A computed fold for a 135-nucleotide RNA from Paenibacillus tyrfis, annotated as SAM riboswitch aptamer (S box leader). The sequence was found by an Rfam model in a public genome assembly. Taxonomically the source falls in Paenibacillus (Bacteria, Bacilli, Caryophanales, Paenibacillaceae). Its Rfam family is "SAM riboswitch aptamer (S box leader)". From the family's description: The SAM riboswitch is found upstream of a number of genes which code for proteins involved in methionine or cysteine biosynthesis in Gram-positive bacteria. Of the family's consensus pairs, 97% are formed in the model. The coordinates come from a structure-prediction model, not an experiment, and the mean pLDDT is 79.
[in-house]
RNA sequence: UUCUUAUCAAGAGAGGCGGAGGGACAAGGCCCGAUGAAGCCCGGCAACCGUUCCUUACAGUUCGGAAAUUCAGAAUUGUAGGAAAUCAGGUGCCAAUUCCUCCAGAACCGAAGCAAAGGUUCUGGCAGAUGAGAG
Numbered sequence: 001u002u003c004u005u006a007u008c009a010a011g012a013g014a015g016g017c018g019g020a021g022g023g024a025c026a027a028g029g030c031c032c033g034a035u036g037a038a039g040c041c042c043g044g045c046a047a048c049c050g051u052u053c054c055u056u057a058c059a060g061u062u063c064g065g066a067a068a069u070u071c072a073g074a075a076u077u078g079u080a081g082g083a084a085a086u087c088a089g090g091u092g093c094c095a096a097u098u099c100c101u102c103c104a105g106a107a108c109c110g111a112a113g114c115a116a117a118g119g120u121u122c123u124g125g126c127a128g129a130u131g132a133g134a135g
Base pairs, nucleotide, nucleotide: 001135002134003133004132005131006130007129008128013042015041016040017039021032022031023030027101028100029099043094044093045092048090049089050086051085052084054082055081056080057079058078059077060076061075062074063073065071066070098127102125103124104123105122106121107120108119109118
């Protein structure tokens, strides 16, 4: 850097250093910021991967019992699912939906007969972020 895939409405300090910017990119909007921005450290959140433990289903192996090719049981291994923990395991994250915007479709409002601009909600797509896997 490219591809695949999952998630993106919840959560997370009133600490220290630092000093003027920040909210991914372009533009616009709307915000945050000297009652201190970015960044660094500490702290925290979460549970993607890993690990540990519990548990359910299925399959295998072993054991012994009844009984005859069956039945229920115990131990153990594997696969899949669920729950919990994670400090000194690997990341990630800690204003606002991914702060909002773009494209397509549907429903509704606009709408007291038809209908438009426009708007709201939902679904999908594009873009992006993060994890895991692959090149």